[in-house]
Molecule: transfer RNA
Organism: Anoplophora glabripennis
């Protein structure tokens, strides 16, 4: 230079197909237990869905446009 895929909680990831309340796990946290911690158990809090702009009555999820990343061809 060209083409795929990827970017959602602190961390790894679901959710995209077929738009209609954003969630699991773990880790942080309150609490129950306990002499006192682990462990189990019952609860919290944490997110402008990379960015930005477009379609829609409604966008994480359709579109274009950048930004970072992989991995492929030349």
């Nucleotide at each position: 230079g060209c083409c795929u895929c990827c970017u959602u909680a602190g961390c790894u990831c679901a959710g995209u197909g077929a738009g209609g309340u954003a969630g699991a796990g773990c880790g942080c946290u309150g609490g129950u237990u306990u002499a006192g911690a682990a462990a189990a158990c019952c609860g919290g809090a944490g997110g402008u869905c990379g960015u930005g702009a477009g379609u829609u009555u409604a966008a994480a999820u359709c579109u274009c446009a950048c930004a970072g990343g992989a991995g492929g061809c030349a």